[in-house]
């Protein structure tokens, strides 16, 4: 330098163009207990890597760039 895969919550991952982007774990608060723990409940937490394009509508399609991994040279 070229090619391929990936980037979504603190972590691991869903969401194949259509409702307000969800789940588990973690964290927080509360219940529970003499105190911890187990267990239970609740409410939060997101510029979907960045900037454009297509579309009535984009996490999804597309272009460039950034980051990570792999391959070729």
């Nucleotide at each position: 330098g070229c090619c391929c895969c990936g980037g979504u919550a603190g972590c691991u991952c869903a969401a194949u163009g259509g409702a307000u982007a969800g789940a588990g774990c973690a964290a927080u608060u509360c219940c529970g207990u003499c105190c911890u723990a187990a267990g239970g409940a609740a409410g939060a937490g997101g510029u979907u890597g960045u900037a454009g394009g297509u579309u009535c509508g984009a996490c999804u399609c597309u272009u460039a760039c950034c980051c990570g991994g792999g391959g070729c040279a």
A computed fold for a 73-nucleotide RNA from a Patescibacteria group bacterium, annotated as transfer RNA. Its mean pLDDT, the model's own confidence on a scale to 100, is 80. The organism belongs to Bacteria candidate phyla, within Bacteria.